[in-house]
RNA sequence: CGAGCGGACUACGCGGCCGCGGCGUACUUUCGGGUACGAUGAGGAAAGUCCGGGCAUCGCAGGGCAGGACGCCUGAUAACGUCAGGUGAAGGCGACUUCAAGGAAAGUGCAACAGAAAUAGACCGCCCGCGAGGGCAAGGGUGGAAAGGCGAGGCAAGAGCUCACCGACGGAUUGGUAACAAUCCGUGCCAUGUAAACCCCGUCCGAUGCAAGUUUGGGUCUCUCCCGCACAGGGCUGCCCGCCCGGGGGAGACCGUGAAUAACGCUGGAGCCUGCCGGCGACGGCAGGCGUAGAUAAAUGGCCGCGCACGACAGAACCCGGCUUACAGGUCCGGCUCGGAUU
Numbered sequence: 001c002g003a004g005c006g007g008a009c010u011a012c013g014c015g016g017c018c019g020c021g022g023c024g025u026a027c028u029u030u031c032g033g034g035u036a037c038g039a040u041g042a043g044g045a046a047a048g049u050c051c052g053g054g055c056a057u058c059g060c061a062g063g064g065c066a067g068g069a070c071g072c073c074u075g076a077u078a079a080c081g082u083c084a085g086g087u088g089a090a091g092g093c094g095a096c097u098u099c100a101a102g103g104a105a106a107g108u109g110c111a112a113c114a115g116a117a118a119u120a121g122a123c124c125g126c127c128c129g130c131g132a133g134g135g136c137a138a139g140g141g142u143g144g145a146a147a148g149g150c151g152a153g154g155c156a157a158g159a160g161c162u163c164a165c166c167g168a169c170g171g172a173u174u175g176g177u178a179a180c181a182a183u184c185c186g187u188g189c190c191a192u193g194u195a196a197a198c199c200c201c202g203u204c205c206g207a208u209g210c211a212a213g214u215u216u217g218g219g220u221c222u223c224u225c226c227c228g229c230a231c232a233g234g235g236c237u238g239c240c241c242g243c244c245c246g247g248g249g250g251a252g253a254c255c256g257u258g259a260a261u262a263a264c265g266c267u268g269g270a271g272c273c274u275g276c277c278g279g280c281g282a283c284g285g286c287a288g289g290c291g292u293a294g295a296u297a298a299a300u301g302g303c304c305g306c307g308c309a310c311g312a313c314a315g316a317a318c319c320c321g322g323c324u325u326a327c328a329g330g331u332c333c334g335g336c337u338c339g340g341a342u343u
Stems, first nucleotide, its partner, number of pairs: 001339005006333005012307007020041002023038006043313001047324002050322005055209004067205005072086005087101001088099004102200002107198002109194003123140002125136004148166002151163003167189001168187008213264003218255010233245004271290008308311001
């Protein structure tokens, strides 16, 4: 210098004017509100609603069926299907990346075409034989996959038939918390792939989601407790007569209304920032500091000026932890790899 790998961050800036949401203060009001001032007002994904939790209502002795999700190990966490560190496998010269990574000797299904044969095989070929026929899995060819690989011995020709090495399987020892790895010994090696196909094994999961739900006020009925037994009180028309009715508290059911927000839930939380400590890390602990949307037809916008690197994807709706997807331009790393040149 070139080509890459990994990680972290940013999300046009400044000023002026007008406007909007909720909040505070002051003034005002016909009590509905209004005016002025002040500070404040979207995101890294607010998105998809795919996982996990908080919270809420209902349900629930315990267990099972059905259904769903997940599936190497250890840890982190409120929890997870997430994250961290490892193991194994695959890819890359490498930095590094990817993986839904239990079981195919429980059973079932499927494997097109090609090929002689697809879970067991004789088409060509080799050998024996006059022939009929028999032996052979070495070589050819087909295929994603062809009966462990390769070399030697052996044989009529061949073949784990025998042997060495590699692989596979079984066992032991050592290291490791473990997944697993290494070494040694044994077995000649009965047998393809597919389980994000049915299925089997193991682990976990009650259902519904803030239009959840809660509070306040009316009527009717039922149950229950207390008081009371008429000279009281209430209703039927203001009065009289007459007729009818006990009163209060609590609980439940139903009806209907303000009103699908009147109020609560609603934003102070597994919160954010800084420092120190523990840990490889995810993360945890301690100390100090901060107060930063909360609407309900739903605000967060528009115009102007200046500047530049010319501005992407996109906008809250109960909250939080993740995952996934979208994204212009730019910044940082005293992080790393490969190649070239020069010294």